Transfer RNA from a Candidatus Altarchaeota archaeon, 73 nucleotides, folded computationally.
The organism belongs to Candidatus Altarchaeota, within Archaea.

RNA sequence: GGGACCGUGAGGUAGCCUGGGAUCCUACCAGCUUGGGGUGCUGGUUACUGGAGUUCAAAUCUCCACGGUCCCA
Numbered sequence: 001g002g003g004a005c006c007g008u009g010a011g012g013u014a015g016c017c018u019g020g021g022a023u024c025c026u027a028c029c030a031g032c033u034u035g036g037g038g039u040g041c042u043g044g045u046u047a048c049u050g051g052a053g054u055u056c057a058a059a060u061c062u063c064c065a066c067g068g069u070c071c072c073a
Stems, first nucleotide, its partner, number of pairs: 001072007010026003020056001028044005049065005
């Protein structure tokens, strides 16, 4: 220098092809339960890497940038 894949709460993950209510598990907080703790149950908090474009509407489509992994040179 060229190419492929990936980026979603504090951690992990579905959703992307085929645009429309952001999913689930864990963690954390509160309550119930217990003599106390743990377990269990209920409720709650935080997320789409950045920018631009297309569209009534973008995590999803297009372009550029940034970051990561790998391949070629």
The sequence is in RNAcentral, with records from ENA. Its mean pLDDT, the model's own confidence on a scale to 100, is 81. Its Rfam family is "tRNA". Rfam describes the family as follows. Transfer RNA (tRNA) molecules are approximately 80 nucleotides in length. Rfam classes the family as a transfer RNA.